[in-house]
Context: one part of a larger RNA
Molecule: small-subunit ribosomal RNA, 3' major domain
Organism: Chloroflexia bacterium
RNA sequence: UGACGGGGGCCCGCACAAGCAGCGGAGCGUGUGGUUUAAUUCGACGCAACACGAAGAACCUUACCAGGGCUUGACAUGCACGGGAAAGCCUUGGAAACAAGGCCCUCCCUCGGGACCCGUGCACAGGUGCUGCAUGGCUGUCGUCAGCUCGUGCCGUGAGGUGUUGGGUUAAGUCCCGCAACGAGCGCAACCCUCGUCGCCAGUUACACGUGUCUGGCGAGACUGCCGGGAGAAACCCGGAGGAAGGUGGGGAUGACGUCAAGUCAGCAUGGCCCUUACGCCCUGGGCUACACACACGCUACAAUGGCCGGUACAAAGGGUUGCCAAGCCGCGAGGCGGAGCCAAUCCCAAAAAGCCGGCCUCAGUUCGGAUUGCAGGCUGCAACCCGCCUGCAUGAAGUCGGAGUUGCUAGUAACCGCGCGUCAGCCAUAGUGCGGUGAAUACGUUCUCGGGCCUUGUACA
Numbered sequence: 001u002g003a004c005g006g007g008g009g010c011c012c013g014c015a016c017a018a019g020c021a022g023c024g025g026a027g028c029g030u031g032u033g034g035u036u037u038a039a040u041u042c043g044a045c046g047c048a049a050c051a052c053g054a055a056g057a058a059c060c061u062u063a064c065c066a067g068g069g070c071u072u073g074a075c076a077u078g079c080a081c082g083g084g085a086a087a088g089c090c091u092u093g094g095a096a097a098c099a100a101g102g103c104c105c106u107c108c109c110u111c112g113g114g115a116c117c118c119g120u121g122c123a124c125a126g127g128u129g130c131u132g133c134a135u136g137g138c139u140g141u142c143g144u145c146a147g148c149u150c151g152u153g154c155c156g157u158g159a160g161g162u163g164u165u166g167g168g169u170u171a172a173g174u175c176c177c178g179c180a181a182c183g184a185g186c187g188c189a190a191c192c193c194u195c196g197u198c199g200c201c202a203g204u205u206a207c208a209c210g211u212g213u214c215u216g217g218c219g220a221g222a223c224u225g226c227c228g229g230g231a232g233a234a235a236c237c238c239g240g241a242g243g244a245a246g247g248u249g250g251g252g253a254u255g256a257c258g259u260c261a262a263g264u265c266a267g268c269a270u271g272g273c274c275c276u277u278a279c280g281c282c283c284u285g286g287g288c289u290a291c292a293c294a295c296a297c298g299c300u301a302c303a304a305u306g307g308c309c310g311g312u313a314c315a316a317a318g319g320g321u322u323g324c325c326a327a328g329c330c331g332c333g334a335g336g337c338g339g340a341g342c343c344a345a346u347c348c349c350a351a352a353a354a355g356c357c358g359g360c361c362u363c364a365g366u367u368c369g370g371a372u373u374g375c376a377g378g379c380u381g382c383a384a385c386c387c388g389c390c391u392g393c394a395u396g397a398a399g400u401c402g403g404a405g406u407u408g409c410u411a412g413u414a415a416c417c418g419c420g421c422g423u424c425a426g427c428c429a430u431a432g433u434g435c436g437g438u439g440a441a442u443a444c445g446u447u448c449u450c451g452g453g454c455c456u457u458g459u460a461c462a
Base pairs, nucleotide, nucleotide: 001462002461003459004458005457007456008455009454010453011452012451013450015446016445019409020408021407022406023405026300027299028298029297030296031295032294033293034291035290042053043052064286065285066284067283068282069281070280073124077123078122079121080120081119082118083117084116088103089102090101091100092099093098106115107114108113126275127274129273130272131271135269136268137264138263139262140260142258147186148185149184150183151182152181153162154161155160166177167176168175192252193251194250195249197220198219199218200217201216202215203214207210223246226240227239228238229237230236302402306361307360308359309358310357311356312355318349319348320347323342324341328337329336330335368399373394374393375392376391377390378389379388415438416437417436418435419434420433421432
């Protein structure tokens, strides 16, 4: 000087408390451990691994396993020699890769050849093989916490201190006052995007046909500016007016010096090491989907604030030409036929759902709950056995609110309700990420738990 203390003081944070909804019990989905396996590819492991890399594992992906094959190689550049179109199509063999045979036979040209391809040979390619304790880059985390430093000066033999401590104040090292300090930088704040109000301009495909919903652009507005009170001064704090909005208006983006030899050699790049008829490459099939168990994150429930049936409203944000697909018709339905429109404020996905109105159910393992299983179908795709989704009929399991413990959330938030998107042929999405609809309760307070900031104290720790 730091770090630490079941030392002290001050102060924050959904940290506790106050509240609401959960998880932990059940069934199922997903991830992980374990076990199994020919293989169940690999990584991630307290917070900060475990619906994580996966924003899409039937083949592919795929890195794993078994088997069948290749060896200048699936891919790059170059050299030498020999030969020829290559691609594509067909036949045969084969599970395919591939092999053999046939068809087909280009462009430039100075006729030597070249482009391109094949064979042989040589340099080389290739490796998701190892090391994230050799690295770059990127990321997580403390933490959006309020801190971290420098120049000069001054103090100290020195490590170092001062400044940055103190008195107030703030969300803030924010600002004020004081002070051997005076200044400055990275952070904070502001500048950026978005939502909320208004004005001006422009308008199509919107609408009530001359507006301005809306969209785009420009601008205004909020600054403790005004009033009152408090504070010796200042910063500032409390209340009020006006206002669409107050005291950083709500949300986002933005992450200081550094910490964890944190994570990633499997995104990429890269040093070193290792493999080189294999640790490389191609293919078929299997596996990553196994299942006595254990944990993590979720979904659906256990019902009457409910379930079912009928009727009837009101969104936002998105996506769409190898696409979205209307009307109409067929089918109980998934879906099929059909073909209009739309490169989309025009057309389509599209129905929003909870809600509201009416009816049935009457507390029961039920008209709750939907797991599981049987049969019959639909769709995508070369192909749904391993291993897809959906529909109909039948089947109807556990479950009657969950031990110790534990999570989220302070307002248009939680909770409940549906809608879209990315990935994507399809989908194991209940995930992720957005969007709107309905819309609460509670906060006395800081003793305690956890994390953090500043000062101080102790130390045999660094």